[in-house]
RNA sequence: GGGCCUAUAGUUCAAUGGUAGAACGCAUCCAUGGCAUGGAUGAGGUAGGAGUCCGAUUCUCCUUAGGUCCA
Numbered sequence: 001g002g003g004c005c006u007a008u009a010g011u012u013c014a015a016u017g018g019u020a021g022a023a024c025g026c027a028u029c030c031a032u033g034g035c036a037u038g039g040a041u042g043a044g045g046u047a048g049g050a051g052u053c054c055g056a057u058u059c060u061c062c063u064u065a066g067g068u069c070c071a
Base pairs, nucleotide, nucleotide: 001070002069003068004067005066006065007064010024011023012022013021018054026042027041028040029039030038031037047063048062049061050060051059
């Protein structure tokens, strides 16, 4: 320098163009004299920019970061 892959919640992962979900974690409440544990409720996210489309996490382009291969 070039090819390919990846980027979604605090963490690990789903979501084949139509209101973004799960587990663990976090907060509040209930059960217990208390802890552990169990139950209920809640907060919290699409790397950045542009384009296509009625509508984009999803498709296209550029950038950023990481991984891998070639030179």
Transfer RNA from an uncultured bacterium, 71 nucleotides, folded computationally. The coordinates come from a structure-prediction model, not an experiment, and the mean pLDDT is 83. The sequence was found in a public genome assembly. Rfam family: tRNA. It is annotated as a transfer RNA.